[in-house]
RNA sequence: GGGCCCAUAGCUUAGGCGUAGAGCGCCGGGCUCAUAACCCGGAGGUCGUGGGUUCAAAUCCCACUGGGCCCACCA
Numbered sequence: 001g002g003g004c005c006c007a008u009a010g011c012u013u014a015g016g017c018g019u020a021g022a023g024c025g026c027c028g029g030g031c032u033c034a035u036a037a038c039c040c041g042g043a044g045g046u047c048g049u050g051g052g053u054u055c056a057a058a059u060c061c062c063a064c065u066g067g068g069c070c071c072a073c074c075a
Base pairs, nucleotide, nucleotide: 001071002070003069004068005067006066007065010024011023012022013021018055026042027041028040029039030038048064049063050062051061052060
């Protein structure tokens, strides 16, 4: 230098144009003598950044940033 993949809640991740979900964790309550487990409820997301397309973008397109892999170059 060239190619490919990934980026969504604190963590692991689903969803690939039409209301952003789950598990774990966190908070409150129940149960218990108490803790754990279990049960009920709740908070938490500008979907990496900036543009574009569209009535509508997490989703499609472009650029960039960060991470991973392969190839090439290397006095």
Predicted 3D model of a 75-nucleotide RNA (transfer RNA) from a Candidatus Geothermarchaeales archaeon.
The coordinates come from a structure-prediction model, not an experiment, and the mean pLDDT is 85.
Rfam family: tRNA. Rfam classes the family as a transfer RNA.